Predicted 3D model of a 350-nucleotide part of an RNA (small-subunit ribosomal RNA, central domain) from a metagenome.
Context: one part of a larger RNA
RNA sequence: CUGGGCUUAAAGCGUGUGUAGGCGGAAUUGUAAGCGUCCUGUGAAAUAUCUCAGCUUAACUGAGAAAUGGCUGGGCGAACUACUUUUCUUGAGGCAGGUAGGGGUGCAUGGAACUCUUGGUGGAGCGGUGGAAUGCGUAGAUAUCGAGAGGAACGCCAGUGGUGAAGACGGUGCACUGGGCCUGUCCUGACGCUGAGACACGAAAGCGUGGGUAGCGAACGGGAUUAGAUACCCCGGUAGUCCACGCUGUAAACAAUGUCUACUAGAUUGCGGGAGUUCUGAUGCUUUCGCGGUCGAAGCAAAAGUAUUAAGUAGACCGCCUGGGGAGUACGGUCGCAAGGCUAAAACUC
Numbered sequence: 001c002u003g004g005g006c007u008u009a010a011a012g013c014g015u016g017u018g019u020a021g022g023c024g025g026a027a028u029u030g031u032a033a034g035c036g037u038c039c040u041g042u043g044a045a046a047u048a049u050c051u052c053a054g055c056u057u058a059a060c061u062g063a064g065a066a067a068u069g070g071c072u073g074g075g076c077g078a079a080c081u082a083c084u085u086u087u088c089u090u091g092a093g094g095c096a097g098g099u100a101g102g103g104g105u106g107c108a109u110g111g112a113a114c115u116c117u118u119g120g121u122g123g124a125g126c127g128g129u130g131g132a133a134u135g136c137g138u139a140g141a142u143a144u145c146g147a148g149a150g151g152a153a154c155g156c157c158a159g160u161g162g163u164g165a166a167g168a169c170g171g172u173g174c175a176c177u178g179g180g181c182c183u184g185u186c187c188u189g190a191c192g193c194u195g196a197g198a199c200a201c202g203a204a205a206g207c208g209u210g211g212g213u214a215g216c217g218a219a220c221g222g223g224a225u226u227a228g229a230u231a232c233c234c235c236g237g238u239a240g241u242c243c244a245c246g247c248u249g250u251a252a253a254c255a256a257u258g259u260c261u262a263c264u265a266g267a268u269u270g271c272g273g274g275a276g277u278u279c280u281g282a283u284g285c286u287u288u289c290g291c292g293g294u295c296g297a298a299g300c301a302a303a304a305g306u307a308u309u310a311a312g313u314a315g316a317c318c319g320c321c322u323g324g325g326g327a328g329u330a331c332g333g334u335c336g337c338a339a340g341g342c343u344a345a346a347a348c349u350c
Base pairs, nucleotide, nucleotide: 004321005320006319007304008303012318014201015200016199017198021194022193023192025088026087027086030083031082033081034080035077036076037075038074039073041071042069050064051063052062053061054060091191092188093187094186095184096183097182098181099180103177104176105175106174107173108172109171110154114150115149116148117147118146119145120144121143125136126135162169163168206247207246208245209244210243211242215241216240220236221235222234223233258317259316260315261314262313263312266295267294268293269292270291271290272289273288274287275286276285277284299306300305323350324349325348332343333342334341335340
């Protein structure tokens, strides 16, 4: 250097945007750097190899071929790569007309439930458990009716359903705003794919400052249980959960499956569009594009399984793996307020 892999055995970065780099559609003009071919010179000799000759043979001697390589120079070729010229439209993007959606941000607002405060009724229990007790209650609880305050979450609709790059997103209205899909085929004319670094986003918990605190609830206190019970069960309850701004940057961040492109049997179904057809409508049927599921042939796979949403057949680019433990640790570096994150060994041992 080549060669093997990455759903579950070790292995896909949590996700995107994008720099360098790598790779890149169709036709055409030229150049000749890569490329091919020919020539020239070089590749010491010996050895090795082949053949012939000498010598009775061997050793030895002579001659030839080869030396797969690299360099300079020259001639020729132009398919491919590269550069260059002129074009193209199918990749990509734009434009126009539609369309679905819990996509995002901000503001406003609603009802149910809950807790608290207050007033009425009422008068002894309530609550809780396997059974109890702690707890609450004659200073009037629980229950019930009225008034008020507060915070958090949005039942039914709701779906095997939708949107988003992922994390994630669900009461209602308004404002601002991102992306998708369909139809037209009007415009640009390869503007593309991937992407080391870099940058941005990134559940929960946690951290900083300031608010807020109804319910729930690590820690903590009490009651039980138990041999014990630092638990499971019960009564309380602080951080936290909520908001604003800033940090952290990790998850079984999972489909344990990187992104993009092309191709490869069928069957069935949901969502969003288009076209056709049944006189019309409802609706049904046929067909087409995009997204989301289920079953399944070939193929693949160690098997489970997967199977047009591939783990099939191929291509482009990136990331990652190389026996178990030691260890995602030590040291160093770097980021962080800290907690800690990222990067990342070895001895030794089996």